[in-house]
RNA sequence: UGGCAAGUAGCUCAGUUGGCAGAGCAAGGGACUGUUAAUCCCUAGGUCGUAGGUUCGAGCCCUACCUUGCCAGCCA
Numbered sequence: 001u002g003g004c005a006a007g008u009a010g011c012u013c014a015g016u017u018g019g020c021a022g023a024g025c026a027a028g029g030g031a032c033u034g035u036u037a038a039u040c041c042c043u044a045g046g047u048c049g050u051a052g053g054u055u056c057g058a059g060c061c062c063u064a065c066c067u068u069g070c071c072a073g074c075c076a
Base pairs, nucleotide, nucleotide: 001072002071003070004069005068006067007066010025011024012023013022019056027043028042029041030040031039049065050064051063052062053061
């Protein structure tokens, strides 16, 4: 320098054909009990990497950029 993949909740990840943003774990509250743990119930938590574009409507499509990983190349 080029190519590919990934970026969504604190973490790991779904989100199918563009049409209400979700799960598990973690966190907070409660139930249960000698006490913890476990179990069960409830709650909160999101600029969907950034900026534009397309569209009635974008996590999803298009463009540029940023970050991370992998591969290739160049120099040494």
The RNA shown here (transfer RNA) has 76 nucleotides and comes from Synechococcales bacterium UBA8138. It matches the Rfam family "tRNA". Gene Ontology term of the family: triplet codon-amino acid adaptor activity. From the family's description: Transfer RNA (tRNA) molecules are approximately 80 nucleotides in length. The coordinates come from a structure-prediction model, not an experiment, and the mean pLDDT is 80.